[in-house]
Context: one part of a larger RNA
RNA sequence: CGUUGGAGGCUUGAGAGGAGUCGUCUCUAGUACGAGAGGACCGAGACGAACAGACCUCUGGUGUAUCAGUCGUCGUGCCAACGGCGCUGCUGAUUAGCCACGUCUGGAUGGGAUAACCGCUGAAAGCAUCUAAGCGGGAAGCCCACCUCGAGAUGAGGCCUCCCAUCUCCUAGAGAGAGUAAGGGCCGUGGGAGACCACCACGUUGAUAGGCGGGACGUGUAAGCGCAGCAAUGCGUUCAGCGGACCCGUACUAAUUGCCCGAGGU
Numbered sequence: 001c002g003u004u005g006g007a008g009g010c011u012u013g014a015g016a017g018g019a020g021u022c023g024u025c026u027c028u029a030g031u032a033c034g035a036g037a038g039g040a041c042c043g044a045g046a047c048g049a050a051c052a053g054a055c056c057u058c059u060g061g062u063g064u065a066u067c068a069g070u071c072g073u074c075g076u077g078c079c080a081a082c083g084g085c086g087c088u089g090c091u092g093a094u095u096a097g098c099c100a101c102g103u104c105u106g107g108a109u110g111g112g113a114u115a116a117c118c119g120c121u122g123a124a125a126g127c128a129u130c131u132a133a134g135c136g137g138g139a140a141g142c143c144c145a146c147c148u149c150g151a152g153a154u155g156a157g158g159c160c161u162c163c164c165a166u167c168u169c170c171u172a173g174a175g176a177g178a179g180u181a182a183g184g185g186c187c188g189u190g191g192g193a194g195a196c197c198a199c200c201a202c203g204u205u206g207a208u209a210g211g212c213g214g215g216a217c218g219u220g221u222a223a224g225c226g227c228a229g230c231a232a233u234g235c236g237u238u239c240a241g242c243g244g245a246c247c248c249g250u251a252c253u254a255a256u257u258g259c260c261c262g263a264g265g266u
Base pairs, nucleotide, nucleotide: 001152004174005163006162007161008160009159010158011157015149016148017147018146021049022048023047024046025045026044027043033038051106052105053104054103055102059100060099061098062097066093067092068091069090070089071086072085073084074083075082076081110144111143112142117137118136119135120134164265166178167177168176169175170173183261184260185259186258187203188202189201190200191199208254209253210252211250212249213248214247215246217243218242219241224237225236226235227234228233
């Protein structure tokens, strides 16, 4: 921009893409078969491999804004306590998130038309013949079924709901413009959404983010003081102190006030 008024939802499915795999073992059954050795079809079940999707409860990885320990040095006047730098200084743990080495799920099942092939009936050709007419069976393959996208499917579909029929100008038209309706956008606070855009939530009739409060969880018993010891240090106060992303709550802060677009229907 189109989809023949303008909107907000919900859909149909033309079409497109994805998936489609394989193995071992057990039962049937040491049965059928076979002199024996060996050893099934059919059918039923179990466990896996690789692949794919999703997820983070568990296990594990990461976790440079979490906690602790610790070396050197500089600084905060000194002690103590802290801070900076040294690969995040190094080391040990680690929430959320993101992940796999973790967990769950998937291939199925069913229907239709067929291939090779196997048949029924059956002539041409008194027989025979699956084929010439006709009718069956028959694949991991094909079509559907399963998952995803999908009306720019210009053949532009359907359903529900909402808004109405204003004004001005002209060359009088499917004309141009204006202010509006439903509605949409700008803007702001953000996000399990994201390169940007988009998408989603919220904008005071408010829990959208931050802050604050509580909790979870992580570190692992802070500082100060007291006591013991010459001291290093230990013990008590103290399962303390501190803390990112997680959960719940709470309007304290910021989402203020506003502005723009948007039909008149051959």